[in-house]
């Protein structure tokens, strides 16, 4: 350093619902909670898809736990 791999070890993240709160809304954000992740860390570049609204698909916004991609990472193998 590249891959593969989650069995072991040390962890880590946190679906849905519930509460509070922000937003026009998708949706966030904070607590619980734990459905699942081997990058469920990050990042809107590409696809797609939600929301706004345009009127015929304009113009902003969302979703990384939907795909593909880029960057970076802890343990084992090769």
């Nucleotide at each position: 350093u590249u891959u593969c791999g989650a069995a072991a070890a040390a962890g880590g993240c946190a679906a849905a619902g519930c509460c509070a709160g922000g937003g026009a809304g998708a949706c966030c954000u904070g607590g619980u909670g734990a459905c699942g992740c081997a990058a469920a860390g990050c990042c809107a570049c590409g696809g797609g898809u939600c929301c706004u609204g345009a009127u015929u698909c304009a113009u902003g916004g969302g979703c990384a736990g939907c795909c593909g991609g880029g960057c970076u990472a802890c343990c084992g193998g090769a």

Model confidence (mean pLDDT): 85 of 100. c-di-GMP-I riboswitch aptamer from a Desulfobulbaceae bacterium, 78 nucleotides, folded computationally.